[in-house]
RNA sequence: GGCCCCAUAGUUUAAUGGAUAGAAUGGAGGAUUCCGGUUCCUUUGAUCCAGGUUCGAAUCCCGGUGGGGUCA
Numbered sequence: 001g002g003c004c005c006c007a008u009a010g011u012u013u014a015a016u017g018g019a020u021a022g023a024a025u026g027g028a029g030g031a032u033u034c035c036g037g038u039u040c041c042u043u044u045g046a047u048c049c050a051g052g053u054u055c056g057a058a059u060c061c062c063g064g065u066g067g068g069g070u071c072a
Stems, first nucleotide, its partner, number of pairs: 001071007010025004018055001026044006048064002051061002
């Protein structure tokens, strides 16, 4: 340098082009307890960046960034 794959909460991840992007774990608050743990309830937090297609994009297309693989 060529080609291929991946990028979503702090972390692990789900989501036929269509409902308020869903869960687990974590954080915060509460219940329980003499205290802590466990358990239960509530709450918090995400689509790598920029453009395009579309009535509608996390999803499709182009470019970029980062990571991984492969060839040289």
Notes
The RNA shown here (transfer RNA) has 72 nucleotides and comes from Mariniphaga sp. The sequence is in RNAcentral, with records from ENA. The organism belongs to Mariniphaga, within Bacteria. The coordinates come from a structure-prediction model, not an experiment, and the mean pLDDT is 82. Its Rfam family is "tRNA". It is annotated as a transfer RNA.